Small-subunit ribosomal RNA, central domain from an uncultured prokaryote, 350 nucleotides, folded computationally. RNAcentral holds the full RNA, with entries from ENA. Its Rfam family is "Bacterial small subunit ribosomal RNA". Rfam links the family to the GO terms ribosome and structural constituent of ribosome.
Context: one part of a larger RNA
RNA sequence: CUGGGCGUAAAGCGCGCGUAGGCGGUUUGGUCAGUUGGGUGUGAAAGCCCCGGGCUUAACCUGGGAAUUGCAUCCAAUACUGCCAGGCUAGAGUACGAGAGAGGGGGGUAGAAUUCCUAGUGUAGCGGUGAAAUGCGUAGAUAUUAGGAGGAAUACCGGUGGCGAAGGCGGCCCCCUGGUUCGAUACUGACGCUGAGGUGCGAAAGCGUGGGGAGCAAACAGGAUUAGAUACCCUGGUAGUCCACGCCGUAAACGAUGUCAACUAGCCGUUGGGAGCCUUUGUGCUCUUAGUGGCGUAGCUAACGCGCUAAGUUGACCGCCUGGGGAGUACGGUCGCAAGAUUAAAACUC
Numbered sequence: 001c002u003g004g005g006c007g008u009a010a011a012g013c014g015c016g017c018g019u020a021g022g023c024g025g026u027u028u029g030g031u032c033a034g035u036u037g038g039g040u041g042u043g044a045a046a047g048c049c050c051c052g053g054g055c056u057u058a059a060c061c062u063g064g065g066a067a068u069u070g071c072a073u074c075c076a077a078u079a080c081u082g083c084c085a086g087g088c089u090a091g092a093g094u095a096c097g098a099g100a101g102a103g104g105g106g107g108g109u110a111g112a113a114u115u116c117c118u119a120g121u122g123u124a125g126c127g128g129u130g131a132a133a134u135g136c137g138u139a140g141a142u143a144u145u146a147g148g149a150g151g152a153a154u155a156c157c158g159g160u161g162g163c164g165a166a167g168g169c170g171g172c173c174c175c176c177u178g179g180u181u182c183g184a185u186a187c188u189g190a191c192g193c194u195g196a197g198g199u200g201c202g203a204a205a206g207c208g209u210g211g212g213g214a215g216c217a218a219a220c221a222g223g224a225u226u227a228g229a230u231a232c233c234c235u236g237g238u239a240g241u242c243c244a245c246g247c248c249g250u251a252a253a254c255g256a257u258g259u260c261a262a263c264u265a266g267c268c269g270u271u272g273g274g275a276g277c278c279u280u281u282g283u284g285c286u287c288u289u290a291g292u293g294g295c296g297u298a299g300c301u302a303a304c305g306c307g308c309u310a311a312g313u314u315g316a317c318c319g320c321c322u323g324g325g326g327a328g329u330a331c332g333g334u335c336g337c338a339a340g341a342u343u344a345a346a347a348c349u350c
Base pairs, nucleotide, nucleotide: 003322004321005320006319007304008303012318014201015200016199017198021194022193023192025088026087027086028085029084030083031082033081034080035077036076037075038074039073040072041071042070049065050064051063052062053061054060091191092188093187094186095185096183097182098181099180103177104176105175106174107173108172109171110154115149116148117147118146119145120144121143125136126135162169163168206247207246208245209244210243211242215241216240220236221235222234223233258317259316260315261314262313263312266295267294268293269292270291271290272289273288274287275286276285277284278282299306300305323350324349325348332343333342334341335340
């Protein structure tokens, strides 16, 4: 090197874009590099193997053959692969016409609720709990009415509904903008797939600077509980949560299932589009297409389960695993303001 694997046993990078590389539809001609056949040369001798010979045998010695799976060169073959040239349209893409959507960025705006402030009414409680207490209240609270301020989030609709590569996205309106689906034609003509490095995006928490701060709430304080209670419960409460810009780059970043393509029974829902049917023009039926769910055949699986959204049958490319602990640690490198992240051992031990 060759092996077997990666839903749950160790193992799919959090997700894209993309460089090198790997792989690549159909057809004609050329070439003959790979490939295949043959020839020649070489592949030292000894040894190994086969057939003989010589020491009384053997070890040993010796003759011949085979082997030396290789390399070089020449001739030939042309299916496949490569290369060159020319076509094709089934992959991929463009144009056209329709469509759905919490996809993204910016701006504006609305109503409910909490809190606070002002004023009125009103009086002794309120609040909280398993029960209490801390706390608030006669300096007039809670309750209630009117007005105002401010921040954050958008009940119902709402749905194994939708959109997005993932993270994720939810009031309404406007502007800018990405992707996607369907339909029928026309066009380009393999322009494709994957993707080591690289590069971008990436929840929450955290960090930097400047704002903002209603509610909630790490830390913290107090009250309870308890043997204790650095907790669970209660009353408060600061960072933070929000905004702008810049970092961080991690999550049970999960479908614990890499991406792309082809093929392989059915049945029942649901979302978006397109056709068709008329004995119920209906909240209808049928077909088709792109999603998204529930069962299930064959098959697969250690089982659980998966089952056209595969974990089935195959192909292409990448990533990863190789007993437990030590350890995702030490050291070194890179990145970061830091927190730390990433890459990643060994001794020892079972």